[in-house]
RNA sequence: GCGGAUAUGAAUUAAUUGGUUAAAUUAGCUGCCUUCCAAGCAGCCUAUAUGGGUUCGAGUCCCAUUAUCCGCA
Numbered sequence: 001g002c003g004g005a006u007a008u009g010a011a012u013u014a015a016u017u018g019g020u021u022a023a024a025u026u027a028g029c030u031g032c033c034u035u036c037c038a039a040g041c042a043g044c045c046u047a048u049a050u051g052g053g054u055u056c057g058a059g060u061c062c063c064a065u066u067a068u069c070c071g072c073a
Stems, first nucleotide, its partner, number of pairs: 001072007010026004019056001028044005049065005
């Protein structure tokens, strides 16, 4: 330099080949329960890497960039 893959809360994964409110588990916080703790129950918190484009509508499609990984030279 060329090609390919990946990027979603604090962490790990979903999202039915574009369809309306992005979901689950764990962690954190609050409350209930308990003599206390743990467990259990209820609730709260934080996300689509960045910037554009297509579309009535984008996590999903297209382009560029960034980061990581793999291959080729």
Description:
Transfer RNA from Meteora sporadica, 73 nucleotides, folded computationally. NCBI's taxonomy places the organism under Eukaryota, Membrifera, Caelestes, Meteora. The coordinates come from a structure-prediction model, not an experiment, and the mean pLDDT is 81. It matches the Rfam family "tRNA". It is annotated as a transfer RNA.